The part of an RNA shown here (small-subunit ribosomal RNA, 3' major domain) has 475 nucleotides and comes from an uncultured bacterium. Model confidence (mean pLDDT): 83 of 100. Rfam family: Bacterial small subunit ribosomal RNA. Rfam links the family to the GO terms structural constituent of ribosome and ribosome.
Context: one part of a larger RNA
RNA sequence: UGACGGGGGCCCGCACAAGCAGUGGAGCAUGUGGUUCAAUUCGAUGCAACGCGAAGAACCUUACCUAGGCUUGAAAGGCAAGCGACAGGGUAUGAAAGUACCCCUCCAGCAAUGGCACUUGUACAGGUGCUGCAUGGCUGUCGUCAGCUCGUGCCGUGAGGUGUUGGGUUAAGUCCCGCAACGAGCGCAACCCUUAUCGUUAGUUACCAUCAUUAAGUUGGGGACUCUAGCGAGACUGCCGGCGUAAGCCGCGAGGAAGGUGGGGAUGACGUCAAAUCAUCAUGGCCUUUAUGCCUAGGGCGACACACGUGCUACAAUGGCCAGAACAGAGGGUUGCGAAGCUGUGAGGUGGAGCUAAUCCCAUAAAUCUGGUCCCAGUUCGGAUUGGAGUCUGCAACUCGACUCCAUGAAGGUGGAAUCGCUAGUAAUCGCGCAUCAGCCAUGGCGCGGUGAAUACGUUCCCGGGCCUUGUACA
Numbered sequence: 001u002g003a004c005g006g007g008g009g010c011c012c013g014c015a016c017a018a019g020c021a022g023u024g025g026a027g028c029a030u031g032u033g034g035u036u037c038a039a040u041u042c043g044a045u046g047c048a049a050c051g052c053g054a055a056g057a058a059c060c061u062u063a064c065c066u067a068g069g070c071u072u073g074a075a076a077g078g079c080a081a082g083c084g085a086c087a088g089g090g091u092a093u094g095a096a097a098g099u100a101c102c103c104c105u106c107c108a109g110c111a112a113u114g115g116c117a118c119u120u121g122u123a124c125a126g127g128u129g130c131u132g133c134a135u136g137g138c139u140g141u142c143g144u145c146a147g148c149u150c151g152u153g154c155c156g157u158g159a160g161g162u163g164u165u166g167g168g169u170u171a172a173g174u175c176c177c178g179c180a181a182c183g184a185g186c187g188c189a190a191c192c193c194u195u196a197u198c199g200u201u202a203g204u205u206a207c208c209a210u211c212a213u214u215a216a217g218u219u220g221g222g223g224a225c226u227c228u229a230g231c232g233a234g235a236c237u238g239c240c241g242g243c244g245u246a247a248g249c250c251g252c253g254a255g256g257a258a259g260g261u262g263g264g265g266a267u268g269a270c271g272u273c274a275a276a277u278c279a280u281c282a283u284g285g286c287c288u289u290u291a292u293g294c295c296u297a298g299g300g301c302g303a304c305a306c307a308c309g310u311g312c313u314a315c316a317a318u319g320g321c322c323a324g325a326a327c328a329g330a331g332g333g334u335u336g337c338g339a340a341g342c343u344g345u346g347a348g349g350u351g352g353a354g355c356u357a358a359u360c361c362c363a364u365a366a367a368u369c370u371g372g373u374c375c376c377a378g379u380u381c382g383g384a385u386u387g388g389a390g391u392c393u394g395c396a397a398c399u400c401g402a403c404u405c406c407a408u409g410a411a412g413g414u415g416g417a418a419u420c421g422c423u424a425g426u427a428a429u430c431g432c433g434c435a436u437c438a439g440c441c442a443u444g445g446c447g448c449g450g451u452g453a454a455u456a457c458g459u460u461c462c463c464g465g466g467c468c469u470u471g472u473a474c475a
Base pairs, nucleotide, nucleotide: 001475002474003472004471005470007469008468009467010466011465012464013463015459016458019422020421022419023418026313027312028311029310030309031308032307033306034304035303042053043052064299065298066297067296068295069294070293073124078122079121080120081119082118084116088103089102090101091100092099093098106115107114108113126288127287129286130285131284135282136281137277139275140273142271147186148185149184150183151182152181153162154161155160166177167176168175192265193264194263195262197233198232199231200230201229202228203227207222208221211220212219236259239253240251241250242249243248302441315415319374320373321372322371323370324369325368331362332361333360336355337354341350342349343348381412386407387406388405389404390403391402392401428451429450430449431448432447433446434445
């Protein structure tokens, strides 16, 4: 100087407390451990691994296993020699890859030769082989915590200190006052995006108050309103009162759509964990070279006594079922989205209008509301599992797809010890969309809107963190 303390002081954070809804019990989905296996490819392992890399494992992917094949190689460029093709069509064999053979077959130039292929040879290629403890790059975490440093000066033999401590204040090393310090940098904040209000400009595909018109903003028309998207205004403790030297704090103070960082996002200082990644990529070294490389078929990554994590669906009446009625936002669409109509109980089929999209389509939002029914039961709850029949994608759904219909109807009656999330348009609850993608094991991930709470006395305690101080046999 740090680190640590079941030392002290001060202060924060859904850290506790106060509340709400869960997990832990059940069934299933998914990841992991373990076990098994010819293989169940590899990585990730307290927080910070375990719906993680994977935003799509039937083949492919694919790295694993078995079997069949290739050896200058599947792809690149160089040299030398030889050769004239390569592609295409066919036959045999084969699971395919491949192998053997047949047909056909180069260009420029008079030529030398050159180009383009092939064969052989040669240096070489190739490696998801090892080392993340040789590395770059990228990432997690402490933590959006308020810290981390420098120049000059001063102090100290020196390590180093001071500044950065102290008194206040703040979300903040934020600002004020003081001070052997005076300044500065990286962080904080602001500048950026979005949302909430208004003005203005512009009205098509959006809108419709007044006037016509229609089944319908459908058409004429309108430029008001909504909305869209450019520009601008607005919030700064600016004003008032109280407290205070000041910074600032307090006020159901005014005004205002918004008030003290208005809400949300992007943004992550010096560093820590020899943290993660050699399998995104790049790369040193090592290893391999008729194989640890390459091609192909099939299998595996989907196994199953068991254990754990993350979720979905439930156990019902604030509910299930039936009928009728209403209201979103954000997205996607041309090898695409696909309407109306017809057809099937349905998944779907047929059909092709329209749309390169504020125009057309995906597309009926659902919870909700109104009426009816069920009457507390393993039930009209719950839907696992299984049998049968189908639809769709795809060369192909046996291992191993999703969906539909009929039948079947399991466990489950609110879950021990323990434990997670959340402070407001949040939790809870309800549906919708997108990426990946032929299809899909999505209940995942990322977004979008609808309905919409409860509680916070307080900081003694648990956890993590910041500043000062103290002890130390630690560095």